[in-house]
């Protein structure tokens, strides 16, 4: 230079067109004399950015950025 995945809660991920989960963490809290452990309640997103296309986009398209991976 080429080509390809990847990008969603602080952290690992799901979610393939209809108003976005889930464990794990974080705060209070119940159980106990204490601590672990467990059980509740809450606590979190401009779905990376900008454009199409849709009535309706996290999902489809295009351009860009980061990030890995090949190949020269």
């Nucleotide at each position: 230079g080429c080509a390809g995945a990847u990008g969603u809660a602080g952290c690992u991920c799901a979610g393939u067109g209809g108003u976005a989960g889930a464990g794990c963490g974080c705060a209070c809290u119940g159980u106990u004399g204490g601590u672990a452990a467990c059980g509740g309640u809450g606590u979190g997103g401009u779905u990376g950015u900008g454009g199409g296309u849709u009535c309706g986009a996290u999902u489809c398209c295009c351009a860009c950025c980061a990030u890995c991976u090949g190949c020269u």